[in-house]
Large-subunit ribosomal RNA, domain II from Listeria monocytogenes, 677 nucleotides, folded computationally. The organism belongs to Listeria, within Bacteria. It matches the Rfam family "Bacterial large subunit ribosomal RNA". Gene Ontology terms of the family: structural constituent of ribosome and ribosome.
Context: one part of a larger RNA
Formats: sequence, C1' cells, structure tokens
RNA sequence: GUCGUCACGUGCGAGGUUAAGGUCCUUGAGGACCGGAGCCGCAGCGAAAGCGAGUCUGAAUAGGGCGAAGAGUACGUGGCGCGAGACCCGAAACCGAAGCGAUCUACCCAUGGCCAGGAUGAAGCUGGGGUAACACCUAGUGGAGGUCCGAACCCGUUCCUGUUGAAAAAGGUUGGGAUGAGCUGUGGGUAGGGGUGAAAGGCCAAUCAAGCUCGGAGAUAGCUGGUUCUCCCCGAAAACUAUUGAGGUAGUGCCUCAGGGCGUGUCUAGCGGAGGUAGAGCACUGGAAGGACGCGGGGCCCCACCGGGUUACCAACUCCUACCAAACUCCGAAUGCCGUAUAGAUGGACCCUGGGAGACAGCACACGGGCGAUAAUGUUCGUGUACGAGAGGGAAAGAACCCAGACCGCCGGCUAAGGUCCCGAAGUGUGAGCUCAGUGAGAAAGGAUGUGGGUGUGCAUUGACAACUGGGAGGUUGGCUUAGAAGCAGCCAUGCCUUGAAAGAGUGCGUAAUAGCUCACCAGUCAAGUGCGCCUGCGCCGAUAAUGGUCGGGACUCAAGCUCAACACCGAAGCCGCGGAUCCACGCUUAGGCGUGGGUGGUAGGGGAGCGUUCUGCUAGCGGAGAAGCGGGGGUGGAAACCUACCCGUGGAGCGGGCAGAAGUGAGGAUGCCGGA
Repeated sequence: GUCGUCACGUGCGAGGUUAAGGUCCUUGAGGACCGGAGCCGCAGCGAAAGCGAGUCUGAAUAGGGCGAAGAGUACGUGGCGCGAGACCCGAAACCGAAGCGAUCUACCCAUGGCCAGGAUGAAGCUGGGGUAACACCUAGUGGAGGUCCGAACCCGUUCCUGUUGAAAAAGGUUGGGAUGAGCUGUGGGUAGGGGUGAAAGGCCAAUCAAGCUCGGAGAUAGCUGGUUCUCCCCGAAAACUAUUGAGGUAGUGCCUCAGGGCGUGUCUAGCGGAGGUAGAGCACUGGAAGGACGCGGGGCCCCACCGGGUUACCAACUCCUACCAAACUCCGAAUGCCGUAUAGAUGGACCCUGGGAGACAGCACACGGGCGAUAAUGUUCGUGUACGAGAGGGAAAGAACCCAGACCGCCGGCUAAGGUCCCGAAGUGUGAGCUCAGUGAGAAAGGAUGUGGGUGUGCAUUGACAACUGGGAGGUUGGCUUAGAAGCAGCCAUGCCUUGAAAGAGUGCGUAAUAGCUCACCAGUCAAGUGCGCCUGCGCCGAUAAUGGUCGGGACUCAAGCUCAACACCGAAGCCGCGGAUCCACGCUUAGGCGUGGGUGGUAGGGGAGCGUUCUGCUAGCGGAGAAGCGGGGGUGGAAACCUACCCGUGGAGCGGGCAGAAGUGAGGAUGCCGGA
C1' cells in the first nucleotide's frame, strides 16, 4: 500500500463493508453520524454465440473435463510473501549537450637567454713543383663538422646507502650528451573516448587501458563482514530432480507450529511370498594347462596324371585330468525386501490439511563394491554409527575410536570402558604356566642346535650316539683313454673275485704320475640314551635419518611382561538415594493446588513465556526536610532484572508505581563511525 495469503480476535451474516467528501461534537494518537460510488461473496461451464445446477466436447440420452450438494465479509493484531534502497556497511565500474583543470607534464606558436678551456684541421685561397693545357703533388693559409676531450648546463649507465628515508624517487660513486634533432626564461595554444605522443598505453597537477568535481545514487553486488535482553519446548540438512546449474535457486525428502484423523506406524517372533548376490560349478557363452584320439593343414619322399607313403610340426571334434569369469550359470545361501489374519514390545510412532523454516560445500570409522597401485586424512556409490549440533570417563596429549547421552543442587552409594608398584583413585592380591629378548614398548620376505608343549620314525645293555686306541688288506697300476691316469682329469663296467672282525675297483685333501693324510666299514675302551622329521606357544637376527634419549615418566624379570582361571576393589555429568525446578499425560480438586508416571544435550531453524529502555493516555503518588544521575552498603527473583519494603555519600530539580498504548527499544565484534588517551 481501497497488494496477496494464513492464523487468532471482534462485529454482522446470504450477506458484509463503505471510499473520497460532508455535518456535528471536539484539539485528540480524535469521536459520532451522514455518504452504497465501488469491492468481496451469493453459479458455473464454454474460445464464443450461448446454455445454466449444470456445461463443454461429441452424431450421442455414451464416456470424459471443469463445476453443483450454502459461508462469507469488514476491521484489528501477528506470521510470511510482493512492490518499493526494504536488515546494515562495502565495490571495480557506467552515464551527464553538467562543470573544473596544460602553474606538473606532452607537443606546438611567439619572443628572449645560455654553452670555461683544449684538440682535430674539410672546402676554398696563396706560394712552389708539375702538365701542351688541365689534372695532380707539396708547403702555407683557412676554420668546416647532428667531429673529438672536458666544466657550467642537460641526462640518469653502474654499484653502495636510504626503504616507519634528510627525501611519497633522494645522497654518494661511476657514467652519457655538452654548436645541437642542444639546453633554457617569459607569454600563448590543444581537454577527457578528447588532447598530446622520435610510440612506453607514455603524459594530461604525487591520479591515467580513459583526469578531477558534482549529480543519476541508498547504482548493482547469487559475494565477504556484521546483526544488540532472558528463560522454556521441539529440533534438522549437507540428499533427489531441475536449472547459462554447480559456493545461487525452485519443487520434493528431512525440522517446527496449528487444526483434524486414529488400534493407521515401527520393531521382534510366527506364517506366506518374489529373487539370482556370496559361495560354488562348467550344463550354456567365452578364456585357459597337460594328456589320449588325429578331421584338416604344413614338412619330407614316391609319382606324367590320378593317387600313395611317412612325420617327434600346427591342430578341429570327442574323451580324461586340473582350472578361470562384473557384463558365464546346471546350481545357490545368509541378510535384506514385500505381505500378514496372531502374539508381544514401543511411541512427541503414523496419516491428512494448512502457516513458518533451515538445508541442497559434509566428514571419520566399520562392512559391501567401482576407480586408483587389493596407494592416499584419495575419489565415487550402498548399509550402519559417530562428529557435525554432544558435554562427561578412557585411549599420555587427540571432532570421528572404546564407554556413556549433561534439567539444577549434595563433603552420599553402585557400576561401564579402562584400570589397581610410585607419580595417580584402587591387589607389590590368589592359583597354574610361558618369556630372559627390557621381548613387553613398531615391521616383512628370509635365516638360526634359543626355549616350552605335542607327535612321527630310526638306532641302543646281543652296548647305540659322541670321543679315544687299533685296523681299513690282496688280485690291481680294473678296462679304455692318455705323455702319464696307479681308488680320486675324463669314458665304461660295478651284485668282479679273494682273505677276513671289517675294508668302495673308493668320501674328501694331496702328487707331473706315484707316494702321503683321511672317510665309508670293523674291533676295542667307555656305559645310557641317541639321531632325523612334522605341528605348535613365547622369544632371537633381519631392524639405518639427520638438535638428547625414553614404555606418558619413574621404574619393573616366579614381573609391575605374556597366556589361562577364579575373586576383590577403583573408576563417569551412566544408574541409585535425598532435595528442588519445569514440561506433558492421567487422577483428584474446596479452583489455591495436590498426587502418580514419564520427559527436560543441542547448531541452522520453528514454537511459547517474560525482563528492560524512550514516549503517550488513564489512575494512585514522591521531591530543596533534597528528584534524576553517580559511588558504596544491605536485600529479592527461575533468568533478563528488581528494591514504590531499605541505609550512607555525592548531586542540585525533577522522578516514579499500577493498568493500557506507541516504538528511532537492548551492542563486544562489522580492517565499523565519532571523540579522547
């Protein structure tokens, strides 16, 4: 705001209501009465003609669409929306026949000024030489030049200093130009999409990819920041869909409030269902290893052709054995999902309509997957929990892990996780083992007579294992090979034969080859166990990182470590006890309340009830015998706060209680604003 919508209140009600304006009463935040214009409602349907509790479509008496079977309207208050700057502050910018600027600087015009000293020595000229004459050569003279060196002057190359400077561009050192496209004084000109520019987007007053001032103007800001008193109840989301959408927004889901519905929700058990995941399997589709068979092919051989032979190559079908698969399935769970007559449990459960939201950046952990590397505090889905929005106890410390959900009070009790030697509350507790590594108190492949338990299998009083003593021989230097090969380079044979208690045609070392040492094997001495595997508990090595180390520390060894068993205790805001507050339900009620039961963490956010400030109306009051304000004391309430039930001081003229009303109504934050230190 003659805007919309919803709730509540009041009036009237098939009706409701006046607007401008006016009359009267009245000076107020005015009142009463006229004024029916207009608006909303009382009928809809159709594009319309039109018809009408119906109507439209249609050929339709069909079907279908939209309607009908009565509640509105005006005002007030509040919630929200809309149009407006619309919760507050904040741009970079844009625009204007608007205005101010060339005292800086760029270029131009006019008129003036300035450039120590030194060097080089062009042309021309003169003398001499020279030429047929020129040319030319030479000495002098001469004094040219975006010439040279270098002050003033102009510039600003290098380095240092300075960097809250002496200075919003400088000082020192060094350097460039210095008769020129030179430097400079004075006056004048060019103006903002315009100028000027030996051109850098340079300069146009410490400002320039479009100057400055004012105005449009409270531009716009899906962005950042800020947003002020209290208590009580409930309490989210970080998802889906869409989007010039992705840090925004809308609808839906999730929160809240009101009204209505009400054996409708959820969980467990029982019962009834659908299914193709895990696993498994190979019957299909594919993959893939070995073998058997060998269609077909390749190689080789015979062959004029036809045809044939052969093969340790490739290899189909079939078979055997053993496998693989998200997009294979002959099979196939557990959970979950759907339904439900039954039973139990539960609830701020569930459903509908309407008002108000917030949210649409999530995150960690566990489990099931994809992507990645069976990486990431990685990424992306699903299910759950926590944090988010959750305090308390434990994990040394630590959003998320473990325990556990904080209404308030108590110098009471019981427990959870985790602990009980000291720091540090509680066992230096009990019983039985293990570990020696400070393992405990980080780790793999791999390695090892660490040690405990179990088990298998050899040998052993007809004497094993180990050690020691002795033996370990002959044919024969086996044959071959070889320069040689004699047990021991290599090849072949190996049940060679003999003597014996035993002794390989030889286990290793050794020699050029022999020799030599040794082993297997045998006997003796000795006298009781000994050898090799496998399974398993706890340990060992493997084990290197940068300032001084560590299990939280001290310290700990039949433990204060590890395993097993039973007991006691400590331990939280959990649970209990006692007192109190508040909300909801139920019951009672003499209408004050009382009793019983249950609830009361909380961000965004919804709802409810209050406190205080300024002003106004009505009403009862206070004040120079001292108002407000200020300082101190005393007191009250559940909080904001209050004392009109108080006291003292200061101050020096106003101020409050009750009821009601109206708001420029509450400050710690905004690189806030103003003033002060």